[in-house]
A computed fold for a 76-nucleotide RNA from a Thermoprotei archaeon, annotated as transfer RNA. It matches the Rfam family "tRNA". The source organism's lineage runs through Archaea, Thermoproteati, Thermoproteota and Thermoprotei.
Parts: sequence; C1' cells; structure tokens
RNA sequence: GGGGCCGUCGUCUAGCAUGGACCAGGAUACCACCCUGGGGCGGUGGCGAUCGCGAGUUCAAAUCUCGCCGGCCCCA
Repeated sequence: GGGGCCGUCGUCUAGCAUGGACCAGGAUACCACCCUGGGGCGGUGGCGAUCGCGAGUUCAAAUCUCGCCGGCCCCA
C1' cells in the first nucleotide's frame, strides 16, 4: 500500500442478510423491597445503550450508502 471481519447498557450478548417506528430485548453487575434469626440462594421491581463518530438515502436507519476513528486477521 491492497483486501476482509468487528465496534450495541458498567460487563457479556441478540437484533443487521428481507429498514417499520411505541420504553432497542436478554444475561450479569448495581439499587430497593420480599424471603431469613442474620447472610447466601431464590422472587418482584428499578437503574442503565443519541447502537464507535459524522454525513447521506428514505415517510422511517442499530439495520442501507459514503467518509473518518479504533481493534483483529490476511496479502504485499
């Protein structure tokens, strides 16, 4: 220099190919309550992501397109 894959709550992850709106789902962590003599386990509820950043297309974008940033891999 050329090519490919990936980036989503604190952490892990689904959704992306075939765009469909309402609070972007789940697990875990954390907080509150229930349970217990107390704790753990368990149960209920809560909290948390402008979907890496910016722009474009569209009535509508996590999803499609372009640029950039970061990580990994391959070729030279």